[in-house]
This is a predicted structure of an 84-nucleotide RNA (transfer RNA) from Verrucomicrobia bacterium UBA6053.
RNA sequence: GCCGGAGUGGCGGAAUUGGCAGACGCGCCGGAUUCAAAAUCCGGUUCCCGCAAGGGAGUGUGGGUUCGACUCCCACCUUCGGUA
Numbered sequence: 001g002c003c004g005g006a007g008u009g010g011c012g013g014a015a016u017u018g019g020c021a022g023a024c025g026c027g028c029c030g031g032a033u034u035c036a037a038a039a040u041c042c043g044g045u046u047c048c049c050g051c052a053a054g055g056g057a058g059u060g061u062g063g064g065u066u067c068g069a070c071u072c073c074c075a076c077c078u079u080c081g082g083u084a
Base pairs, nucleotide, nucleotide: 001083002082003081004080005079006078007077010026011025012024019067027045028044029043030042031041032040046057047056048055049054060076061075062074063073064072
């Protein structure tokens, strides 16, 4: 240089013949239990606007296609593998 894979909350990782983004686990916060702790159990946990109801943004970055994109197309970035 060329070919191919991967990139999603704090972390791991789901969601794919385009149709509710963030399931599940870990971590963290609050509570129960305990003399105290560990373990266990219950609830919460992306951001912004709003008193609330609710609304908006968000899947590496920037564009495109579409009624609708994590998913398809193009360019680029990072990373892994193959190849000369």
Its Rfam family is "tRNA". About the family: Transfer RNA (tRNA) molecules are approximately 80 nucleotides in length.